[in-house]
Predicted 3D model of a 71-nucleotide RNA (transfer RNA) from a Minisyncoccota bacterium.
The source organism's lineage runs through Bacteria, Bacillati and Minisyncoccota.
Rfam family: tRNA. By type it is a transfer RNA.
It was read from a public genome assembly.
């Protein structure tokens, strides 16, 4: 240099043009004499800019980073 994937909470992880799932982690409560283990509840997230749209996590251009391929 080319060309192609991927970027959702602190980890993973589902999603689809209309406020975004679920696990573990955390906070608080129950349950036990304690801890573990369960239960029940509550906070926490679409990588940054632009563009279309009534309406973007979702399409599209551009940036970053990261992986694969090719030279």
């Nucleotide at each position: 240099g080319c060309g192609g994937g991927c970027a959702u909470a602190g980890u993973u992880u589902a999603g689809u043009g209309g406020u975004a799932u679920g696990a573990c982690a955390c906070g608080u409560c129950c349950u036990u004499g304690c801890c573990a283990a369960g239960g029940a509840u509550g906070a926490g997230a679409c990588g940054g800019g632009a563009g279309u749209u009534c309406a973007a996590u979702u399409c599209u251009c551009c940036c970053u980073g990261c992986c694969c391929g090719c030279a």